RNA sequence: CAGAGAAAAAGGCAAACGGAGAGAGAUCUCCGGACGCAAAGCUACAGACCCUAACCGGUUUCGGAAGGGUGGCUGGGUUGCCUCG
Numbered sequence: 001c002a003g004a005g006a007a008a009a010a011g012g013c014a015a016a017c018g019g020a021g022a023g024a025g026a027u028c029u030c031c032g033g034a035c036g037c038a039a040a041g042c043u044a045c046a047g048a049c050c051c052u053a054a055c056c057g058g059u060u061u062c063g064g065a066a067g068g069g070u071g072g073c074u075g076g077g078u079u080g081c082c083u084c085g
Base pairs, nucleotide, nucleotide: 003084004083005082012037013036017032018031019030020029021028022027035072041078042077043076045075046074047073048070049069050068051067052066055064056063057062
């Protein structure tokens, strides 16, 4: 260093839910709160799933194109604490 692990030690993050706010929405931000997480750090390249105000067709419905979201859905990329090595 590759790889493996969370027994120990130091810590870290923060689900549901509640409050305030942004957005058409999915969802996001902050505060509280902990379900859990060895990357539940970062990253939308791939897959998967979610949203649709405006635009086009059609005119409740729907379809198309286009855009957006989820990293705690998975993979990939990348960074990192400790231990074994």
Molecule: c-di-GMP-I riboswitch aptamer
Organism: Pseudomonadota bacterium